[in-house]
RNA sequence: GCCCAGGUGGUGGAACUGGCAGACACACGAGACUUAAAAUCUUGGGCCGAAAGGCGUGCGGGUUCGACUCCCGCCCUGGGCA
Numbered sequence: 001g002c003c004c005a006g007g008u009g010g011u012g013g014a015a016c017u018g019g020c021a022g023a024c025a026c027a028c029g030a031g032a033c034u035u036a037a038a039a040u041c042u043u044g045g046g047c048c049g050a051a052a053g054g055c056g057u058g059c060g061g062g063u064u065c066g067a068c069u070c071c072c073g074c075c076c077u078g079g080g081c082a
Base pairs, nucleotide, nucleotide: 001081002080003079004078005077006076007075010026011025012024019065028044029043030042031041032040046055047054048053058074059073060072061071062070
């Protein structure tokens, strides 16, 4: 340099005919249980905001009524070829 796969909350990882983003699990917070803890159970659990609401899928554009998903450029990670 070329080809392939991938980048989504704090972490792993779903959402493939373009139609509610973050299912599910873990970390973490609060509560229950306990003499106390662990385990277990309940609940909260992306960001801003007092709320209403707004924003958010590596970054920047485009297509579309609508984009994590399709198209273009760039960045990063892994693999292959030279």
Molecule: transfer RNA
Organism: Chthonomonadales bacterium